A computed fold for a 1730-nucleotide part of an RNA from a Chloroflexota bacterium, annotated as large-subunit ribosomal RNA, half A.
[in-house]
Context: one part of a larger RNA
RNA sequence: GCGCACGGUGGAUGCCUUGGCACUUCGAGCCGAUGAAGGGCGUGGCUAGGCUGCGAUAAGCCACGGGGAGCUGUUCAGCAAGCUGAUCCGUGGAUUCCCGAAUGGGGCAACCCGGCGGCGGUCAUACGCCGUCACCCCGGACUGAACACAUAGGUCCGGUGGAGGUAAGCGGGGGAACUGAAACAUCUCAGUACCCCGAGGAAAAGAGAAUCAUUCCCCUAGUAGUGGCGAGCGAACGGGGAGGAGCCCAAACCCAGUGUUCUUAACGGUGGUACGGCCUAUGGGCACUGGGGGUAGUGGACGCCGGCCGCUGACGCGAACCCGUCAGCAGACAGUUACCAAUCCUCCGUCUAGCGGAAGGUCCCUGGAACGGGCCGCCAGAGAGGGUGAGAGCCCCGUAGGCGAAAGACGGCGGACUGUCGCCGGCUGAUCCGAAGUACCACGCAGCACGAGAAAGUGCGUGGGAAGCAGGGAGGCCCACCUCCCAAGGCUAAAUACUCGAAGUGACCGAUAGCGGACAAGUACCGUGAGGGAAAGGUGAAAAGCACCCCGGAAGGGGAGUGAAAUAGUUCCUGAAACCGUGUGCUUUCGAGCAGUUGAAGGACGUCUGCGGACGUCUGCCAGCGUGCCUAUUGAAGAAUGAGCCGGCGAGUUACCCUCCGUGGCAAGGUUAAGCCAAUGGCUUGGCGGAGCCGGAGCGAAAGCGAGUCUGAACAGGGCGUCAGAGUCGCGGGGGGUAGACCCGAAACCAGGUGAGCUAUCCAUGGCCAGGGUGAAGCGGGUGUAACAGCCCGUGGAGGCCCGAACCUACUUCCGUUGCAAAGGGACAGGAUGAGCUGUGGAUAGAGGUGAAAUGCCAAGCGAACCUGGAGAUAGCUGGUUCUCCCCGAAAUGCCUUUAGGGGCAGCGUCGAUGUUUCCGACCGUGGAGGUAGGGCUCUGACUGGGCUCGGGGGCGAGCAGCCUACCAACCCCAAUCAAACCGCGAAUGCCACGGCCGUCGCAUCGGCAGUGAGACUGUGGGGGCUAAGCUUCAUAGUCAAAAGGGAAACAGCCCAGACCACCGGUUAAGGUCCCGAAAUUGCUGCUUAGUGGGAAAGGAAGUUGAACCGCCCAGACAACCAGGAGGUUGGCUUAGAAGCAGCCAUCCUUGAAAGAGUGCGUAAUAGCUCACUGGUCGAGUGGUUCGGCGCCGACAAUGUAACGGGGCUCAAGCAGCGUACCGAAACCGUGGACGCGCCUUCGGGCGCGUGGUAGGGGAGCGUUCCGUCCGGCAGUGAAGCGGGACCCGCGAGGGCCCGUGGAGCGGACGGAAGUGAGAAUGCCGGUAUGAGUAGCGCAAGGCGUGUGCGAACCACGCCCACCGUAUACCUCAGGGUUCCUACGGAAGGGCAAUCCGCGUAGGGUUAGGCGGGCCUAAGCCGAGGACAGCCGUCGUAGGCGAUGGACAGCCGGUUCAUAUUCCGGCCCCACCCUCUGACCGUUCGAGGCGCGGGGGGGACCCAGGUUGGAAGCCGGAGCGUGCCGAUUGGACAUGGUGCGUCGCCCAGUCGUAGGCGACUGCGGGGCGAAAACCCGCAGGUCAAGCGGAGGACUGGGCGGAAGUGGCGACGUCAGUCAAAGCGACUCCGGUGGCCCUAUCCUGGCCAGAAAAGCCCCGGCGCCGAGGGCAGAUGGUGCCCGUACCGCAAACCGACACUGGUAGGUGGGGGUAAGUACCUUCAGGUGGAC
Repeated sequence: GCGCACGGUGGAUGCCUUGGCACUUCGAGCCGAUGAAGGGCGUGGCUAGGCUGCGAUAAGCCACGGGGAGCUGUUCAGCAAGCUGAUCCGUGGAUUCCCGAAUGGGGCAACCCGGCGGCGGUCAUACGCCGUCACCCCGGACUGAACACAUAGGUCCGGUGGAGGUAAGCGGGGGAACUGAAACAUCUCAGUACCCCGAGGAAAAGAGAAUCAUUCCCCUAGUAGUGGCGAGCGAACGGGGAGGAGCCCAAACCCAGUGUUCUUAACGGUGGUACGGCCUAUGGGCACUGGGGGUAGUGGACGCCGGCCGCUGACGCGAACCCGUCAGCAGACAGUUACCAAUCCUCCGUCUAGCGGAAGGUCCCUGGAACGGGCCGCCAGAGAGGGUGAGAGCCCCGUAGGCGAAAGACGGCGGACUGUCGCCGGCUGAUCCGAAGUACCACGCAGCACGAGAAAGUGCGUGGGAAGCAGGGAGGCCCACCUCCCAAGGCUAAAUACUCGAAGUGACCGAUAGCGGACAAGUACCGUGAGGGAAAGGUGAAAAGCACCCCGGAAGGGGAGUGAAAUAGUUCCUGAAACCGUGUGCUUUCGAGCAGUUGAAGGACGUCUGCGGACGUCUGCCAGCGUGCCUAUUGAAGAAUGAGCCGGCGAGUUACCCUCCGUGGCAAGGUUAAGCCAAUGGCUUGGCGGAGCCGGAGCGAAAGCGAGUCUGAACAGGGCGUCAGAGUCGCGGGGGGUAGACCCGAAACCAGGUGAGCUAUCCAUGGCCAGGGUGAAGCGGGUGUAACAGCCCGUGGAGGCCCGAACCUACUUCCGUUGCAAAGGGACAGGAUGAGCUGUGGAUAGAGGUGAAAUGCCAAGCGAACCUGGAGAUAGCUGGUUCUCCCCGAAAUGCCUUUAGGGGCAGCGUCGAUGUUUCCGACCGUGGAGGUAGGGCUCUGACUGGGCUCGGGGGCGAGCAGCCUACCAACCCCAAUCAAACCGCGAAUGCCACGGCCGUCGCAUCGGCAGUGAGACUGUGGGGGCUAAGCUUCAUAGUCAAAAGGGAAACAGCCCAGACCACCGGUUAAGGUCCCGAAAUUGCUGCUUAGUGGGAAAGGAAGUUGAACCGCCCAGACAACCAGGAGGUUGGCUUAGAAGCAGCCAUCCUUGAAAGAGUGCGUAAUAGCUCACUGGUCGAGUGGUUCGGCGCCGACAAUGUAACGGGGCUCAAGCAGCGUACCGAAACCGUGGACGCGCCUUCGGGCGCGUGGUAGGGGAGCGUUCCGUCCGGCAGUGAAGCGGGACCCGCGAGGGCCCGUGGAGCGGACGGAAGUGAGAAUGCCGGUAUGAGUAGCGCAAGGCGUGUGCGAACCACGCCCACCGUAUACCUCAGGGUUCCUACGGAAGGGCAAUCCGCGUAGGGUUAGGCGGGCCUAAGCCGAGGACAGCCGUCGUAGGCGAUGGACAGCCGGUUCAUAUUCCGGCCCCACCCUCUGACCGUUCGAGGCGCGGGGGGGACCCAGGUUGGAAGCCGGAGCGUGCCGAUUGGACAUGGUGCGUCGCCCAGUCGUAGGCGACUGCGGGGCGAAAACCCGCAGGUCAAGCGGAGGACUGGGCGGAAGUGGCGACGUCAGUCAAAGCGACUCCGGUGGCCCUAUCCUGGCCAGAAAAGCCCCGGCGCCGAGGGCAGAUGGUGCCCGUACCGCAAACCGACACUGGUAGGUGGGGGUAAGUACCUUCAGGUGGAC
């Protein structure tokens, strides 16, 4: 490592369900000032918490009814004590704390503070209880401004008025955006989301337009329309149903009342008889109110007429009748939802509790248990369901059927009762009436399906502005005719929506599901907040929940016992996987890799056996082959994506419409929708319903016509039809559309809210800044000047001055970077009296704020916060998308595209139908079109040389003549060339047509469904590029893509070859045959020497081999050796020289076998050495040029040979040629098998062909959950699930069988329905690995001893040591919320351990007239009335709230385990009440109180600097007190040494300091005012009398404390610990000295520095009214809340016991000039948790 066995961990799976989800039927539907909804706090005998109930009458009280034996709710058992016609259920009552609309006032909800009345209580105040006190509106009464009446306003009374809540549904007022339109603006989303207002059990709508109110459902119809005529939006008329209901006013007219007005006022009154006299309304007009009347197109009123119609009475007139009006009775009608309004009763029914309710067995079997099996019975108007130890009609609860209410509610019949009451018709007509800033119009809008359109009808705004019945409106502009109808007032059930309750149902879920929530769930937890928001079910039939024993400190374990079972033992059924172990068989230590697969040695084991063996299992030495999975791609092992592993969850669904296919019914027809009826326990079934839809006829724009029609003059032609003819309604499937539409994923947009405890700025009110330095102005003095000025000295103390702590900041650097810390630490640095820093309270809010400005900050992320919603926004983009088998099988192209990584159409694929067959392909033949390759140069151009020669240039020339020319150069000629856009030529191949042969197909049309439209390389032909690219772009072919196999070492695209499966058969291809490694060390002939082979160029070379050609050569070549290589001459010139040999010119002659006026070396120049050339020796070949084969050089790269795959190879194992044999693949053949298609068939089968495959199309199956029917299925004699198997079936998905576990359900067949299959989505949730016993254990000092304890580095105690000491000490705010103290404990928390703790459990602890708050006001906030405003609301007066400020009465000591200015002791103080005393004031000229409402003073204020005197504190000394040492050296001793302490508070009296303030009287003036007080001025008076005064001094008194001493007593492990009473100095001197006091006192400065109350003074009005205030004394009263503890930190803010942050006060001594700096040290604290 693999296997096996057994465990642990974990919680999948199965089974279960108390909980959810959806629907059906019936019923119900608002609550609230009589205090709701919702909460807080309480409430139990033992009750701590949660739930439930209830409310101080508190798991309850009373009455009635039901019920009938137990009960005191649940978690949750027990004890105690009780009750019993109880508990319990129903109905009706009682009580019902506090908050909340919250309502007496306030407020930070559940708290604080009041007024009035009554009661209790006290002598009285206090205190307690009950009731009551908000605002608005409405009504009434009283009162009452400006302004006479009046009104506004005010006060009081009355109101079952309003206020607030409420899930969904409803009406109304406002009203988005994402999105869609593939962009976007009209449009859409959508009048949606959201906000606001309002109402109700429903809401809304609703009475006309022909029979037709409104509403709702089904159709009409995706029609008519509308629409950037885009995307989309989308009626109505009419039909079928549900339901069904109609009414009342305004006005005309009549009557009455009231008000007002009119009149030469009349039938009234009156006067002096005078008048045109005067008064008066009962008259008239008008207005208002009330009653009658009346209500719609058949009008109404008024007037007239007629018909019908009871009685009585009154009135209208003087009698009667008639008539009219009114009242009563009778009669009629109606009725409590509108029309019109209050109640009651009988009976019946329903609901709110309940009651009755049939029938089995101790017969047998199994079992722990019978409800199972067997046997024998029974009931059934009941065989729904649940329970009971397992499947129960007959055991229990129930079920069918039946019965039942004192009380309350609802409904119905009836009655009481109540209400209403003339009706009908006709006539008359230029009488009256029928809703006015209205209709209508214009303009601007909205909404009607209708977007301004021809745009009617409806509504709103602005402006204009009718008629009135002889009128008006409408019929989709408008006009006419015709028809219909009456606007400008109102009410109105049901059918409809939604929710809850009860009953019931489910092809709904079954604990990752179903609500977020089966369980203490809107809980824990997170967040400042709005808000977000979990996880978590199961012992057993019954707790029978393990007595007892053993180990252990415990936890835990082992026995024993219970139980059917204990690996059912308490997060306990089953108990999978990852993961972690224990045991065991085999294997593994020189060996490399996708970890398998094939072969296989050895070992171990099993079954069977005829004992020979056979068949298997596990392991796996060694060998062959061998590049994970998914996704995305031209292409992945890829070093491109994704996944640590395992388990569970996790993605094409549903509705409607369209279309096609399949299938079924009916068929020229098919079919119902809503709804209704019937049956049924139910699922459902049957019937009715024909509205409507589709089809049956088309054509045309239409009118229209019609087997035709349209066009047209047409009987023409043409178009579309007719003719062949089938539809329709279900069900299933494919596809499309609209919806989120396969799933997950944005950044964003919009709406409404929440945030300024962070931060920015501002407002209000407070606080802080050690110490040192500099020395402005001003002033003084001196000097100086005519006077100034100026200068000097001093004084003075200015400053966005200087140095530097606290404090604030953050320049540089180091550390840190999974930190100590989501911004820190160390060192250094900047500011540090200012534009400074800081606390508390407040203001500004996202389309915004704030910003000494960076796009900074606005709660750790800000180019537009956060939360929730629209919302499943959208995503042409990325990722993911789950079982099997079979058939076929692409594309990466064209055109168009705001298009290029997306689409539309075509192309290519698939499936079906129909049709067609010489349709398609290879080859051969025949015929054809064409202008490429090639070639060519006539054409078009280009181009080289020569010739000829126009022309040009140049030169000569006096010259316009002429001549010359090696310059340029046309035409032409000769020679030689070039071309994609040149061709007088011109293939191969391909293409077209026909024919032949072979092969099988192919093709067309129609229809369903696609995918593809990123391609890659190689060969060939081109373009671009560099005749670069693994480049790019075309064409053509192939392969890959989507193709495995063999070869090329390895290697998608190259070569060979297309894998249905099996075989330990055969033949070949490419390529190979020495070994690795299958096959030739094969045959013959050459070449190569370079390991060339086995990387490379220009170029180079007596490499080698072959070929051709040209020289020389026996008359002697080539090479070598011997000899010569001379003379004119040193040629001339040049030169200093130049002599063969610097250079220039010339380069002759002679001798000779040959020898250059010299090939090279050399010299200054000569010289010298050579060469050419010649002779000799030698004796046969020798030299050159060109071409070919194979080699050589050229030849440099990074870890190591590394440029044959390796070894290795040399007449080869290299190269070339020829030959033979062999190997070699999934090719081909053979044998067997599977499937598909076709053909044939004697239906047995046979034959033939085929079966690689991505996207994709088509087909057939497996499995999961649930439902129906059947199997009269299986099951405690063991279901599901889980573990295992070497067995069986199927190609496979899978299915059986057996064993174990498990302990109650489950299956088969056939149909049906789906939340139906997982490996990947940086998926989700859970579990568990790896890294790893690794990093780390969070700045720093501990050691020893003793004790305790099972256990001690860290717990206690002691000693030593160390650290802080302007803190690491002490007080205190905020914040926290018991952390405080004690005892016990030792799981978890504590970065280790722990006997310990800020941990757990229990008990205890916070005491106030004087401390803080409750009194006052600031910023700001709220805000009666009010103003403004679409709504919500905003602002704001009076008033109120609000400390960070103002005001205000306590100190010392003691005491507890834990509190103390709170308790106790002592000494004081404040307010109020009663009483007493004293003087005073007052009693109608009114003290005082109450109520209302005022004025003034004061409170009362800045900054900096400074002075005096004090006090605190500190230092030193003396004295005094008191310890220890000295002092256990033989004795004695202090003058010695060394410590500590020497203190605090209060009261009274006297003195009155430093320094401060300054009166009082009179008059006048001024301001304010009602007045006074007040302020100012003047005069008088007075200069310190007066006020006030820190501290101090003196006298007297009191209390406490205190170093130490002392030791009663208590405890004790006898070491000691704790410890009461008592005693106890307390006196002086010197120095220093603040930021405190004197005191905002002085000086200076400019930025000119809260308010209100307490307190003092003054007066006004009203009422009551005889006492009252002051001083003193006795007595009494004095409420509520906070108070523990931490508080620079382990208790606060930072997720932590976190090196961070956190306002204010005290903060000693010594040293360093000073200092809060630095060092050190006291008190005190600490050693920081491996």
Rfam family: Bacterial large subunit ribosomal RNA. Lineage of the source: Bacteria > Bacillati > Chloroflexota.